c-di-GMP-I-GGC riboswitch aptamer from a Clostridiales bacterium, 86 nucleotides, folded computationally. The coordinates come from a structure-prediction model, not an experiment, and the mean pLDDT is 90.

[in-house]
């Protein structure tokens, strides 16, 4: 480079609650640990996925849409700790 221990020294924080912020998905913070070798980053004229305030259409049931969200769903980019075994 690669790959990844029942190794060390830290690191993260699913569900769930609690406050706050939002139409909502979710999110921030703080509990709390199911997990994790990138569970850091980064919404990308890559693919999934979730949400419908606005707009649009409706037969008024309800449709359709990101500009809003998921990085802990995969890929791609960027950047990184520690070193058995093969």
């Nucleotide at each position: 480079a690669a790959c990844g221990a029942u190794a060390a020294a830290g690191g993260c924080a699913a569900a769930c609650c609690a406050u706050u912020g939002g139409a909502a998905a979710c999110a921030a913070u703080g509990g709390g640990a199911c997990g994790c070798a990138a569970a850091g980053c980064c919404a990308c004229a890559g693919g999934g996925c979730c949400u419908a305030a606005a707009u649009c259409c409706u037969c008024c049931g309800g449709g359709a849409u990101a500009u809003g969200g998921c990085a802990g769903c995969c890929g791609a980019g960027c950047c990184g700790c520690c070193g058995a075994a093969a």
About this RNA: The sequence was found by an Rfam model in a public genome assembly.